This is a predicted structure of a 74-nucleotide RNA (transfer RNA) from an Anaerolineae bacterium. It matches the Rfam family "tRNA". From the family's description: Transfer RNA (tRNA) molecules are approximately 80 nucleotides in length. The organism belongs to Anaerolineae, within Bacteria. The sequence was found in a public genome assembly.
RNA sequence: UGGGGGAUAGUUCAACGGCAGAACCGUGGACUUUGGAUCCAUUAAUCCUGGUUCGAAUCCAGGUCCCCCAGCCA
Numbered sequence: 001u002g003g004g005g006g007a008u009a010g011u012u013c014a015a016c017g018g019c020a021g022a023a024c025c026g027u028g029g030a031c032u033u034u035g036g037a038u039c040c041a042u043u044a045a046u047c048c049u050g051g052u053u054c055g056a057a058u059c060c061a062g063g064u065c066c067c068c069c070a071g072c073c074a
Stems, first nucleotide, its partner, number of pairs: 001070007010024004018054001026042005047063005
């Protein structure tokens, strides 16, 4: 530098263009002598800027960062 893939909660992952969800973690409660385990409840997120659309996490353009492959210089 070129090609491909990716960015969603603290973490790991979902989500036909139509209510943003799950698990773990955390918090509160139940249970327990205490802790752990278990059960119930609950907090929290779409990388950025634009565009298309009645409606965008999703489609399009540009940018940032990460991963893989190839190449260039040393």